[in-house]
């Protein structure tokens, strides 16, 4: 001085990511409470089935009159905080929601996928015309590699690094800077 390998630290992307206070709409004139009138003389209640439990002839469930009337989950906006595998999602295991099976939700662990956001279509979750997720497509954007063009380039020719632009391609296990280590030349 060059190469390879495995690391530490710092950093960038932008309609960037997550958490959270407040507010707002939706949920919803729904659930529920009281009430009116019927109604089978009997069943009903948890997401489904069973167990257990509870309610019900002092009339349940169901239908109906009137009065009152939510919340959770999901979302948007502003602010704040923490960040740049930020984080999201899928699968499996396990724990909890009275017990068993299925399902759902939440937490944890392991593994897979996604560079980032945006739009459109389909599917799915969802009360939802909100929003999320998956797949496909489209352009955008950051980054690196390769190729080309221009500048650098002065007196002619050639010309590296570098800079700008264009095209193609890759993936976050990436990219930039820096530090130290191991091995090889």
């Nucleotide at each position: 001085u060059g190469g390879u390998g495995a690391g530490g630290u710092a950093g960038a992307g932008g309609c960037g990511c997550a958490g959270u206070u407040a507010u707002u709409a939706u949920u919803a004139g729904u659930a529920c409470u009281c009430u009116u009138a019927g109604a089978a003389g009997a069943a009903g209640c948890u997401g489904g089935g069973g167990a257990a439990g509870c309610u019900g002839a002092u009339g349940a469930a169901c239908u109906u009159u009137g009065a009152g009337g939510a919340a959770a989950g999901g979302a948007a906006u502003c602010g704040c905080u923490g960040c740049c595998g930020a984080a999201g999602u899928c699968u499996a295991a396990c724990u909890a929601a009275u017990c068993c099976c299925c399902g759902u939700u939440a937490a944890u662990u392991a593994g897979g996928c996604u560079g980032g956001g945006u739009g459109u279509g389909c599917a799915u979750u969802g009360a939802a015309a909100a929003a999320g997720u998956g797949c496909a497509c489209a352009a955008c954007u950051g980054u690196c590699a390769c190729u080309g063009u221009a500048g650098c380039a002065a007196u002619c020719c050639c010309a590296a690094a570098c800079u700008a632009c264009a095209g193609u391609g890759g993936a976050g296990g990436a990219c930039u800077a820096u530090c130290a280590c191991a091995c090889c030349g």